Record summary:
A computed fold for a 161-nucleotide RNA from Thermincola ferriacetica, annotated as glmS glucosamine-6-phosphate activated ribozyme aptamer. Its Rfam family is "glmS glucosamine-6-phosphate activated ribozyme aptamer". A reference for the family is Jansen et al. (2006), "Backbone and nucleobase contacts to glucosamine-6-phosphate in the glmS ribozyme", Nat Struct Mol Biol. Rfam's curators write: This entry contains a glucosamine-6-phosphate activated ribozyme that is found in the mRNA for GlmS. GlmS is an enzyme that uses fructose-6-phosphate and glutamine to generate glucosamine-6-phosphate. Its mean pLDDT, the model's own confidence on a scale to 100, is 79.
[in-house]
Order: sequence, then C1' cells, then structure tokens
RNA sequence: UAAUACUAAAAAGCGCCAGAACUCAGUGUCAGUGCAAUCCUGAGUUGACGAGGACGGGGGUUAUCGACAGUUCGGCGGGUGCCCCCCGGUUGACCACAACCGUGAAAAGGCAUACAAAACCGUCCGGUGACGGACGGCACAAAGGUGCCGGGUGGUUUCUU
Repeated sequence: UAAUACUAAAAAGCGCCAGAACUCAGUGUCAGUGCAAUCCUGAGUUGACGAGGACGGGGGUUAUCGACAGUUCGGCGGGUGCCCCCCGGUUGACCACAACCGUGAAAAGGCAUACAAAACCGUCCGGUGACGGACGGCACAAAGGUGCCGGGUGGUUUCUU
C1' cells in the first nucleotide's frame, strides 16, 4: 500500500471517482542557453443549488420540481418516485364492473393560497496552489401541500321531492 474480516457512525440533488478538466512536484523533449509550451510519472482539487417526497405484499424501472448554477459533463452505487399483479380503501348503502388511490387509501381539471439555496456583495480562516470552509447582508422559483369546486355504469334498495 492492497485485499479480507469485524465494529462504530453517517443519507437521499444522497455517497463514491478509474474518464475529463485543473493545481503542484519531478524527469525528459523542443535546443546552443533560457522563458514558455508539451509528453510521461506521482500526489492532489473539482465532480447537484435548494424545494419536495415514505413504508400493505411481490416484481419491474434511465425516479418529482424549478434556480441569476451550466464539469450540476461522464461513470458506479443507492433512493421516499412511477408502472404491473395481488390484497385493501373511496365514488349515499349493498352486489358486479370501472376509475382513482394505499391504511391520513376517487383522479384529471378549475379557483385560492406559501416559501428557497447556490449565485451576488462584504469580512475572515485553511492550503505553495487548483480549491475548501465560516459569518453577515441580500434578490428571485416551480412542482408539491392545504382549502373549495369537480366527479362512474348496471341492478337492488333507502331518504327527499
């Protein structure tokens, strides 16, 4: 240093880094000497800004929204999403089907309603550096959520008119 095993902690724009870019160091090349440039090697840095989202069982899958960000590229893993089946719930009660949902268990659609962080500015800290971190100031979202509206077919039946 790597592998393996064990233990502990940590999370969902979450974790990681072998592509890539950048920084430093070293050895070469250009070359007669240097700067610069460049190849290689080693060690590092960057690699998602917040909002939102949870468990019925099984399976599948490139998992919502926007930002003054744009390597937030590329890759791997994970994941509260979505889809299918079963079970369950809702649509006055019951039955069948259908639609939509998941135990806080009818949608699409309509109306009303809210709030960011990075960025930017400033002051500092760490590092040779690429960069990283802290504090203060400061502006702007969308989805979602919530409330109301909306809202099956056939049969039987209840209430009202």